[in-house]
RNA sequence: CGGAUCGACUCUGGAGAGUGGUGCGUGCGCACCCACCGACGGGGCAGGGGGCGCGCGGCGCCCGCAAACUCUCAGGUUGCCGGACAGAGGGGCGGUA
Numbered sequence: 001c002g003g004a005u006c007g008a009c010u011c012u013g014g015a016g017a018g019u020g021g022u023g024c025g026u027g028c029g030c031a032c033c034c035a036c037c038g039a040c041g042g043g044g045c046a047g048g049g050g051g052c053g054c055g056c057g058g059c060g061c062c063c064g065c066a067a068a069c070u071c072u073c074a075g076g077u078u079g080c081c082g083g084a085c086a087g088a089g090g091g092g093c094g095g096u097a
Base pairs, nucleotide, nucleotide: 006094007093009089010088011087012086013085018034020033021032022031023030024029035077036076037075041073042071043070044069049063050062051061052060053059054058
């Protein structure tokens, strides 16, 4: 200098579970209680792998990495909103190889 991937941004699709009860409040909303959901976020775990020890065909202990699994802390349970993930976009954003 360049700048894929990636992240961000924009558009589209996008599940689950209470239109719960009580109180305050003009309404939106807030607080508490009970019952639920998992796909913002977050926590946890296997094997492979590494280390140590032993009675060494193996066994035991420790370390440690994952998820759409799991836990429900947080969040959510009419609609709106949010939403993992997927597809598309590229004049402009960040920036690595």
Glycine riboswitch aptamer from a Gammaproteobacteria bacterium, 97 nucleotides, folded computationally. Model confidence (mean pLDDT): 75 of 100. Of the family's consensus pairs, 84% are formed in the model.